[in-house]
RNA sequence: CCAGAGGGUCGGGCGGCCGCGGCUCUGCAGCGAUGCAGAGGCGAGGAAAGUCCGGGCUCCACGGAACGACGGUGCCGGUUAAUGGCCGGCGGGACAGGAAUCUUGGUUUUUGGCCCAGGGACAGUGCAACAGAAAGCAAACCGCCGCUCCUCGGGGCGGCAAGGUCGAAAGGGUGCGGUAAGAGCGCACCGCGUCUCCGGCAACGGAAGGCGGCACGGUAAACCCCACCGGGAGCAAGACCGAAUAGGGAUGGCACAUGGGCCUCGUUCCGGCUCGUCAUCCGGGUUGGUUGCUUGAGGGGCGGAGCGAUCCGUCUCCUAGAGGAAUGGUCGCCCAGGCGCGCAAGCGCUGGACAGAACCCGGCUUACAGACCCUCUGGCACC
RNA sequence: CGGGGAGUGGCGCAGCCUGGUAGCGCAUCUGCUUUGGGAGCAGAGGGUCGCAGGUUCGAAUCCUGUCUCCCCGACCA
Numbered sequence: 001c002c003a004g005a006g007g008g009u010c011g012g013g014c015g016g017c018c019g020c021g022g023c024u025c026u027g028c029a030g031c032g033a034u035g036c037a038g039a040g041g042c043g044a045g046g047a048a049a050g051u052c053c054g055g056g057c058u059c060c061a062c063g064g065a066a067c068g069a070c071g072g073u074g075c076c077g078g079u080u081a082a083u084g085g086c087c088g089g090c091g092g093g094a095c096a097g098g099a100a101u102c103u104u105g106g107u108u109u110u111u112g113g114c115c116c117a118g119g120g121a122c123a124g125u126g127c128a129a130c131a132g133a134a135a136g137c138a139a140a141c142c143g144c145c146g147c148u149c150c151u152c153g154g155g156g157c158g159g160c161a162a163g164g165u166c167g168a169a170a171g172g173g174u175g176c177g178g179u180a181a182g183a184g185c186g187c188a189c190c191g192c193g194u195c196u197c198c199g200g201c202a203a204c205g206g207a208a209g210g211c212g213g214c215a216c217g218g219u220a221a222a223c224c225c226c227a228c229c230g231g232g233a234g235c236a237a238g239a240c241c242g243a244a245u246a247g248g249g250a251u252g253g254c255a256c257a258u259g260g261g262c263c264u265c266g267u268u269c270c271g272g273c274u275c276g277u278c279a280u281c282c283g284g285g286u287u288g289g290u291u292g293c294u295u296g297a298g299g300g301g302c303g304g305a306g307c308g309a310u311c312c313g314u315c316u317c318c319u320a321g322a323g324g325a326a327u328g329g330u331c332g333c334c335c336a337g338g339c340g341c342g343c344a345a346g347c348g349c350u351g352g353a354c355a356g357a358a359c360c361c362g363g364c365u366u367a368c369a370g371a372c373c374c375u376c377u378g379g380c381a382c383c
Numbered sequence: 384c385g386g387g388g389a390g391u392g393g394c395g396c397a398g399c400c401u402g403g404u405a406g407c408g409c410a411u412c413u414g415c416u417u418u419g420g421g422a423g424c425a426g427a428g429g430g431u432c433g434c435a436g437g438u439u440c441g442a443a444u445c446c447u448g449u450c451u452c453c454c455c456g457a458c459c460a
Base pairs, nucleotide, nucleotide: 001379002378003377004376005375006374007373008372009371010370012334013333014332015331016330017329018328020043021042023040024039025038026037027036028035029034045354049365050364052363053362054361055360056359057234058233059232060231063270064269065268066267067266068265070230071229072228073227074226075089076088077087078086079085090118091116092115093114095112096111097110098109099108100107101106102105119225120224124223125222126219127218141164142163143160144159145158146157147156148155149154172190173189174188175187176186177185191214192212193211194210195209196208197206198205199204238291239290240289241288248282249281250280251279252278253277254276259275260274261273262272263271284459285458286457298317299316300315301314302313303312304311305310335352337350338349339348340347341346384456385455386454387453388452389451390450393409394408395407396406403440411427412426413425414424415423433449434448435447436446437445
């Protein structure tokens, strides 16, 4: 310098004029509500999006406990208001590099970044199409071996599971011994399971020791089991003021008092409220105003604790609140980018990604032209 | 703004819960029948299951993301 991977930050800038939505101040009019005029200052995002999680806030008549149903989460520890988020660790996976070993292509080990919805398959039930002899109790088609029969092609009986075949998957691997042929049948090494010990808060780890020839396949984003979490609805929640109408009708459920209904998933118990209550449909009226409403688990700087997420202290900043819904248009200069001309300096033309607040926050995911920064890997050049 | 649902031949749907060859009706095409058409009879073709990724031996079906379409929701008495 180039290429690739991962992560982070920004996401056009400055100025003039016109316009739009709130707010504040001043002046005028008005008893006042308010109206008009002028000035000042403010006015979209990193995702405002999807609504996938988690909270705040509000209501559901003031409930409490247990069990169940339903839904969700799922290695361990931490962090947080909380989470399925984030951080650190553990384990696993494919990849790349190095080392050792030998049978030169594998095996083992180590390093690096990346990825993982990563509890349980000796609690139970289920599933595995097709192919194949056989798909979870292991089994025996080809085959190997022994005996026997024979028409000398082969057949029958028995033993075996090494080799072949099918498959996504066939009940440890290599070697030696052993055998009629074979086989953890025996042994060595590797692997596996289990117990103890050691290290670690734990997940888990150990070329530490003992035991077991090996009895333990896959699937839980199948039912399920275990542990933990969760009441429901959502600012069109909800509160206040004003206006208007018929506080009307129909059907159904449970009841009419040692009872029923309600206390917002169901049941039971305790407690409470109420005397009819609940649901659906038809019909009537209004389409106004105020509030909730934006200063908040907020942003930035510095210092400290921590590997980190994050926390603590201190200083500083204020940054939209509309209600069919403002945040726009135009001009000039500049900055990236693209195209053309030119040997070059440069000149001309063009042109700005995804997108648009609606109660508010913390995350995740998705969309995104371009610019800058950091880390790692590979290649080339030079010292 | 909030809440809920659906995407499968040209059209309307089933299959999804419980994963294993994608099916039904209408339509289309060919043949028979008819003087010809319709109807009828016999047969055939046509589907990346909206898209992408994952779990699994295997996905229309299970999970996640995304796109498109549809439905509901004001207040008073």
This is a predicted complex of two RNAs, RNase P RNA and transfer RNA, with 460 nucleotides together. Its mean pLDDT, the model's own confidence on a scale to 100, is 77.